[in-house]
RNA sequence: GGAUAUUCGGGCUAAACUUGCUAGGAGGUAAGGACAGAAAGCCACGGGUCUUCAGCCUGAAUGAAGAUAGCCGGGUUGCAUAU
Repeated sequence: GGAUAUUCGGGCUAAACUUGCUAGGAGGUAAGGACAGAAAGCCACGGGUCUUCAGCCUGAAUGAAGAUAGCCGGGUUGCAUAU
């Protein structure tokens, strides 16, 4: 330096929910909180799910724009210990 596995220690993140702010909305963000997580660090590339707009009497399908990384896959970076 690389690969594999989590096993000691030290740690890390923060679900639901509550409150404030914010967005037209899905959501985001700060504080509290702790379900869970060996990348629950980062990236919207593919799929899924969700939101909005379009046209339309209504609905569905379709198209466009967005959200979700703690939905799955993929990419990329990284700590400790052991082999």
This is a predicted structure of an 83-nucleotide RNA (c-di-GMP-I riboswitch aptamer) from a Campylobacteraceae bacterium.